[in-house]
Context: one part of a larger RNA
RNA sequence: CGGAGGAUACUUGAGAGGGUGUCUCCCUAGUACGAGAGGACUCGGAGGCACGUGCCUAGGGUGUACCUGUUGUGGCGCCAGCCGCAGUGCAGGGUAGCCAAGCACGGAAAGGCUAAACGCUGAAGGCAUCUAAGCGUGAAGCCCUCCUCAAGAUGAGGUAUCCAUUCCCCGCAAGGGGAGAGAGGCCCCUGGAAGACUACCAGGUUGAUAGGCCGGGCGUGUAAGGGCUGAAAGGCCUUGAGCAAACCGGUACUAAUGGCCGAUCA
Repeated sequence: CGGAGGAUACUUGAGAGGGUGUCUCCCUAGUACGAGAGGACUCGGAGGCACGUGCCUAGGGUGUACCUGUUGUGGCGCCAGCCGCAGUGCAGGGUAGCCAAGCACGGAAAGGCUAAACGCUGAAGGCAUCUAAGCGUGAAGCCCUCCUCAAGAUGAGGUAUCCAUUCCCCGCAAGGGGAGAGAGGCCCCUGGAAGACUACCAGGUUGAUAGGCCGGGCGUGUAAGGGCUGAAAGGCCUUGAGCAAACCGGUACUAAUGGCCGAUCA
């Protein structure tokens, strides 16, 4: 831009893409078969491997925005207590998120058409013959079935609902010009398990969208100061203390100001 008014929501599926794996064990059964050795068809059940999709409850990895220990050195006048730098200085743990090695699920079943193959009926060719006419069975194959996208499928599909038919000027009318405004949408802003941008989603004061604050959780592991004790290093008590990111709630304290577009015709 189009889809013959403008919108919102839900859809159909032409078409396109993905997927389609395989093994072992148990039972049937040491049966059929076989002199024996050996050893099934078939029905049913269980468990793996690889691959794929999704997820983070649990057990794990990471976690340079959390906590702790500690070395050297510099600084805050000194002690104490802190801070900078040294690959995050090094080391021990670790929330959310992300992740695989972890967890869950998938290839199933069904239908249709066939291949090889196996058949029925059956002539040419009084017999025979699966084939010549005709009919059937039959694969991980093909078409479907399963998953994803999908009406620019210009052949532009369908359903439901919402908005309305205003006013002014010229004109006899047809028609022409202009204005506001509707459903709804956009810019802008606060953000996001959404994301390269865009898009998508949640919000914009009639508000919990983000930050802050409050409470909780998770994590570290008993802060500082003081007291007691020891010659001291240190220990004990106050004390599961102090600190605490992304998590879960609450609360308008801060920031979501403001502006624009948007129809009636063939």